[in-house]
Transfer RNA from an uncultured Opitutia bacterium, 73 nucleotides, folded computationally. The sequence was found in a public genome assembly. Rfam family: tRNA. Gene Ontology term of the family: triplet codon-amino acid adaptor activity. The family's RNA type in Rfam is transfer RNA.
RNA sequence: GGGGCCGUAGCUCAGUUGGUAGAGCGCUACAUUCGCAUUGUAGAGGUCGGGAGUUCGAGCCUCCUCGGCUCCA
Numbered sequence: 001g002g003g004g005c006c007g008u009a010g011c012u013c014a015g016u017u018g019g020u021a022g023a024g025c026g027c028u029a030c031a032u033u034c035g036c037a038u039u040g041u042a043g044a045g046g047u048c049g050g051g052a053g054u055u056c057g058a059g060c061c062u063c064c065u066c067g068g069c070u071c072c073a
Base pairs, nucleotide, nucleotide: 001072002071003070004069005068006067007066010025011024012023013022019056027043028042029041030040031039049065050064051063052062053061
């Protein structure tokens, strides 16, 4: 220098036929208990790595760019 894969909540990840951003764990409150744990209910938490484009509409498609892993030179 070139190719491939990955980047989404605090953590691990799902979401690829373009149509409301989700799950588990964790966190907060309440219920339950003498108390803790468990369990149940509710809630907070996201510029989907960044920018631009296409589109009525982008996590998803296109281009550029940053970071990680890996292969070739």

Model confidence (mean pLDDT): 82 of 100.